[in-house]
Context: one part of a larger RNA
Molecule: large-subunit ribosomal RNA, domain VI
Organism: Candidatus Aenigmatarchaeota archaeon
RNA sequence: UGUAUCGCUACCUGAGAGGAAAGAAGGGUCAGUACGAAAGGAACACUCUCCUGGCGCCACUGGUUUACCGGUCAUCCGAUAGGGUGCUGCCGGGCAGCUACGCGUCCAUCCGUUAAGGGCUGAAAGCAUCUAAGCCCGAAGCGGCCCUCAAAAAUAGGUAGCUUAGGUUCCCGUAUAUUACGGGUUUGAUAGGCUGGGGGUGUAAGCUGCGAGGUAACGAGCAGUUCAGCCCGCCAGUACUAAAAA
Numbered sequence: 001u002g003u004a005u006c007g008c009u010a011c012c013u014g015a016g017a018g019g020a021a022a023g024a025a026g027g028g029u030c031a032g033u034a035c036g037a038a039a040g041g042a043a044c045a046c047u048c049u050c051c052u053g054g055c056g057c058c059a060c061u062g063g064u065u066u067a068c069c070g071g072u073c074a075u076c077c078g079a080u081a082g083g084g085u086g087c088u089g090c091c092g093g094g095c096a097g098c099u100a101c102g103c104g105u106c107c108a109u110c111c112g113u114u115a116a117g118g119g120c121u122g123a124a125a126g127c128a129u130c131u132a133a134g135c136c137c138g139a140a141g142c143g144g145c146c147c148u149c150a151a152a153a154a155u156a157g158g159u160a161g162c163u164u165a166g167g168u169u170c171c172c173g174u175a176u177a178u179u180a181c182g183g184g185u186u187u188g189a190u191a192g193g194c195u196g197g198g199g200g201u202g203u204a205a206g207c208u209g210c211g212a213g214g215u216a217a218c219g220a221g222c223a224g225u226u227c228a229g230c231c232c233g234c235c236a237g238u239a240c241u242a243a244a245a246a
Stems, first nucleotide, its partner, number of pairs: 007162006016149004022052002025049005035040001053106005061100004068093005073086005095233001110144004117137004170184004190242003193238005198232004206225005213218001
């Protein structure tokens, strides 16, 4: 796009499709029992644990963290301060997020129908025979039961409501390739800013004092000011900015 050449909102049905959501192993008990002359030596069931796999999650642990903070080398901006480039220059940390190496959970039975197979009744063939007609059972198989998608299922489905409803532009993210989805739009805390909390790094610049040495100029560095400075994808509060007009 189509599904009646109205549109929209909400909720269903389920033809059909997919799934493995589970699959192994061990310990205890059963039990030194059944069995066996002895030697030896099970299983069903109950319970506990563990491995692989499926699904989900990030409180912990670990990884990453080119947001961020700090150290340091070369060079450039004349020096300081502050920076650029060098794989993020290299190195030490690192919240959120994402993750596994971390954590949680995983479900049985039952029904239907069959295979090999076991049978009933029963002739052809007065007997017999599970088979020829008919009937009953029978597997981790097959189909349901369970989970997910699903009206483009062309037999293109159904129910209820609205008819200026609804959708878009706009501010956004728990969502995201585009779309879609979800939240907000002044009757507002949706995003940014600001403030507070919480957190990361690790004690900023400037100033003061000290400082090996030096006639002096100077001087790496140390201490104090300073649990500082810088920063935050987190949590709150607050209409200052933008959600205008249309």